[in-house]
């Protein structure tokens, strides 16, 4: 230079065009003499960017960027 996949909460990953969610981790509480387990509430996301489609986009199309794998 060319193909493919992959991006979503601090990490790991969901989520069939219709309210962005689990786990873990982090705060408050609650139980403990304390520290951990346990329970219970609760912060935390311009879903990589930029525009299209659409009533409506994490999801579908186009470009862009970074990351792996091939292939020259």
């Nucleotide at each position: 230079g060319g193909a493919u996949g992959a991006c979503u909460a601090g990490c790991u990953c969901a989520a069939a065009g219709g309210c962005a969610g689990a786990g873990c981790g982090c705060u408050u509480c609650u139980u403990u003499g304390a520290c951990g387990u346990a329970g219970a509430a609760g912060a935390g996301g311009u879903u990589a960017c930029a525009g299209g489609u659409u009533c409506g986009a994490g999801u579908c199309c186009u470009g862009u960027g970074u990351c792996a794998u091939c292939c020259a």
The RNA shown here (transfer RNA) has 72 nucleotides and comes from a Candidatus Berkelbacteria bacterium. Rfam family: tRNA. The coordinates come from a structure-prediction model, not an experiment, and the mean pLDDT is 84. Taxonomically the source falls in Candidatus Berkelbacteria (Bacteria, Bacteria candidate phyla). The sequence was found in a public genome assembly.